[in-house]
Context: one part of a larger RNA
Parts: sequence; structure tokens; C1' cells
RNA sequence: CUGGGCGUAAAGCGCGCGUAGGCGGGUUGUAAAGUCAGCUGUGAAGGCCCCGGGCUCAACCUGGGAAUUGCAGUUGAUACUGGCCGACUUGAAUGCGGGAGAGGGAGGUAGAAUACCAUGUGUACCGGUGAAAAUGCGUAGAUAUAUGGAGGAAUACCAGUGGCGAAGGCGGCCUCCUGGCCUGACAUUGACGCUGAGGUGCGAAAGCGUGGGGAGCAAACAGGAUUAGAUACCCUGGUAGUCCACGCCGUAAACGAUGUCUACUAGCCGUUGGGGAACUUGAUUCUUUAGUGGCGCAGCUAACGCACUAAGUAGACCGCCUGGGGAGUACGGCCGCAAGGUUAAAACUC
Repeated sequence: CUGGGCGUAAAGCGCGCGUAGGCGGGUUGUAAAGUCAGCUGUGAAGGCCCCGGGCUCAACCUGGGAAUUGCAGUUGAUACUGGCCGACUUGAAUGCGGGAGAGGGAGGUAGAAUACCAUGUGUACCGGUGAAAAUGCGUAGAUAUAUGGAGGAAUACCAGUGGCGAAGGCGGCCUCCUGGCCUGACAUUGACGCUGAGGUGCGAAAGCGUGGGGAGCAAACAGGAUUAGAUACCCUGGUAGUCCACGCCGUAAACGAUGUCUACUAGCCGUUGGGGAACUUGAUUCUUUAGUGGCGCAGCUAACGCACUAAGUAGACCGCCUGGGGAGUACGGCCGCAAGGUUAAAACUC
């Protein structure tokens, strides 16, 4: 190289955009690069193979042939692939009308609740405990209750295997800016497409830098319990942090443990957003499309299971795997303020 794989056994990059490259709809013509055929030249000798010859045979030596699947030139073929010219509309895209949505960014605003502060009422407890306590709070008047204030964070119900987003993720309300999607009838462009090594952007939480903010929660820490011990689980406190702005980090059970795109392949039931149709005009029925769920045939699978949202049948392109440990480690490179990330072995051992 050929080959076998990647839901759970090793294996899909966390997710986009996109460069090179690979691959690419239907059609007329053209040349003939790939492709195919003929011919010519060349493809040393030796070896291999075939037919002979020489050593008594063989090994060995030796003559001839074949082979040398290649390369070049030349003459042709033109289906397929590629090139070029032209035209096409189904793929793709744009325009116009309509629609749903926690999609993103910025600003504003509302109510409930917790804790705090002030004042009034009021008096001895409050708090905490899965069984019970204690630490703690309170006669300097707490808890409870009423009114007012200031502040931060999060948005009950609606709420739904509901919606939106490429993924991470997104949830009060209003305004502005903005991306994508669905849908209808036409029109326009005319293959403009798919994938994507490098590259580049986004990327939960925690963490880091600078400056703010700080109600609740809460690593660390302190105390009280429990216990043989208890550096825990429980309780009382409590600082980073959680929040905001800007800049880093770049990881995750970043999961559907399932790469992206396209086509095809029984049905049944639910649900979300559109379109169409029918009538008995409604909590109606039928149909179609884009999602999102449940079951199930064929098929697939080691089994579990998957089954038009495939793990079925095929095609295109990328990524990845190759026994366990050593090890996602060492060294080196690159990146980072650091924490560390990324790329990534070997000895040895079973």
C1' cells in the first nucleotide's frame, strides 16, 4: 500500500466559518490530457521460465527462445473522467408577501422574596436538630408584628420529552440594534455546490489580571456536634468566589458517549410552527411541509438496541482507532501572567 473498524468493546475534533486539496446536476459541440487498441524503437549481461547441449548424474557450465507486465514515439477510437466554447433548471442562492421563537447585543423598568438599617407595638426567649443537642442570637430589648428606607442577585405561576441557537447555551416586562429559521405564489441568477488538512472565530463551570459591586449562597477557614478517630457527612458562623466592565484561560460525562452533506427504504400514535382542502363551520376532519417525542416492520447489530431525527441501503469529504499498565506522562516545540493547555514518546512490565 491493500485491509478492518469508531452509540456502549480502542476510536467522531466541543462547535462553526473557511484556504489548499478531494468530490461534484442534466445537455450540444470541440480538441484528445487521463482511458483503450494497433505499430515502431527501447527495455545490457546474468538470474527466473521453456526447449536443447557438456562434465558418468546432479549441483554447475553452456546454446537458443520466451519473458522483461515498463518507457518513448506514432497511427487510430471517443463511451466514461478531465479541459475549452455554448445553451439548460431540478441542486444552490437572491428578490417580494406572511409567520413562530428564553437566538444575540445594548438600555430602561416591575413585583415577590431573603438579609440589613430606622421607628412604633411588645417581652423572654429565638435559632437549630431525619433522634437529640451545642456553638450562635437576645433584657444594651432579640424572635414576632407594622411602617418607611437603602441595596444586591434571581425572575414563582405561565412552563410543556414546548420553543430558539452551530455548539457552549438562552426564561419577568418594555424599547432600540441584529443573526438564523419556517412558509406562499411568482420572478431572477444559472451549478454559483458538498466536504474541508492547515488557518481562523465562538466556546459551560472553575481559575487568573485591573477596577467596581457584594443581598443570598458559599470552597478555604473557625467553632459546635457525631465518632474509637471524623482533617467528613449534620449545625452555627464565614473569606475568596458567585454579580458588572474590560482582558486572559480554552477545558468538560463540551453526551445523542452517534462528524458534515445528499439520495433512497412498511406503518401507527402524540406534540410545536406554517401551507392547502372538505363539510355537518368546530374543542371538526383530511392532507402537506419544517421541527420535536413514543412505538414498530424490513434491514442492521456481539448483544443491548437502532429503525425516514438509522446504528438500514448507498455516495462525497474530513477526523480518529490498532492489547493492558507505564501515560495523555517525560523530553522538545508552540500557546499562557500563572494555573496549565496542546502536540506527544520510550525503557520497563503483564
This is a predicted structure of a 350-nucleotide part of an RNA (small-subunit ribosomal RNA, central domain) from an uncultured organism.
Its Rfam family is "Bacterial small subunit ribosomal RNA".
The coordinates come from a structure-prediction model, not an experiment, and the mean pLDDT is 89.